[in-house]
């Protein structure tokens, strides 16, 4: 000097997934951490009139989320089902908005025959998982410095 792994402090990044107070218990105290209860913010569902929506039969029907659609191979008697290419639509590129370039995602779970909108009302949730120099123009913000 490089590159890989690991740990701890901070930083940052997807997401709603944060934040006081109170309490119990444990760690000798403090203090933090932990569990449980209340709130508050945040984010989801349910739920009139009114619109909205014919009926019926078919492969019921719906909800969280950016994550929907197509098209090839392989496999094959067809299906499931692996994979690939692309796409609707998200994400980041370290103050913030923009354009441009550039780097990813493009899953998966849940209701259980039921739910369009929906006002007052009523329910739920505060999780997981990641990263390591982090381009370039404008404008606007801030700071330092004279």
């Nucleotide at each position: 000097u490089c590159u890989c792994c690991g740990a701890c402090a901070a930083c940052g990044c997807c997401g709603a997934g944060u934040c006081g107070c109170c309490g119990c218990c444990a760690c000798u105290c403090c203090a933090g951490u932990g569990c449980g209860g209340c709130g508050a913010a945040c984010g989801g569902g349910g739920g009139a009139c009114c619109c909205a929506a014919g009926u019926a039969g078919g492969u019921g029907g719906g909800g969280c989320g950016a994550a929907u659609c197509g098209g090839c191979u392989c496999g094959a008697g067809g299906c499931a089902g692996a994979g690939c290419c692309g796409u609707a639509g998200c994400g980041c590129g370290a103050g913030u908005u923009u354009u441009c370039c550039g780097c990813g995602c493009g899953a998966g779970c849940c209701c259980g025959u039921c739910a369009g909108c929906u006002c007052a009302c009523c329910c739920c949730g505060u999780a997981g998982g990641c990263g390591a120099c982090a381009g370039a123009g404008a404008a606007c913000a801030g700071g330092a410095g004279c």